[in-house]
Molecule: Guanidine-I riboswitch aptamer
Organism: Marivivens sp.
């Protein structure tokens, strides 16, 4: 300097706003208008958050192919490290630790 890899999904939390509900205010009240600097319900939601499942890797054991190896399958157990991070843009009703992005940059 270059390449590859650092996996996926679900439930939830931190967090997020305001389409709907609720709440509050106003009005001409089977409704209409406004308020998210309204605790909330619906909703969105983490690479660097939690839990679970799957995937991948490993030791051991069991089974299959005459036997062995290879190969295939299954089971218990173990592993799956580390991780500071803008500006700006995008999705959506709107915003966000969502997406661009383990990016730019830094160590």
């Nucleotide at each position: 300097u270059g390449g590859c890899a650092g996996g996926g999904c679900g439930u939830u939390u931190a967090g997020g706003g305001u389409u709907c509900c609720g709440c509050c205010c106003c009005c001409g009240u089977c409704g209409g208008g406004g308020g998210g600097u309204c605790u909330g319900g619906u909703c969105c939601g983490a690479g660097a958050a939690a839990c679970g499942c799957c995937g991948c890797c490993g030791c051991u054991g069991c089974g299959g192919c005459c036997a062995a190896a290879u190969c295939c399958g299954c089971a218990u157990c173990g592993g799956u490290a580390c991780a500071c991070g803008g500006c700006g843009g995008g999705c959506u009703a709107a915003a966000a630790u969502c997406c661009c992005g383990g990016g730019a940059g830094g160590c």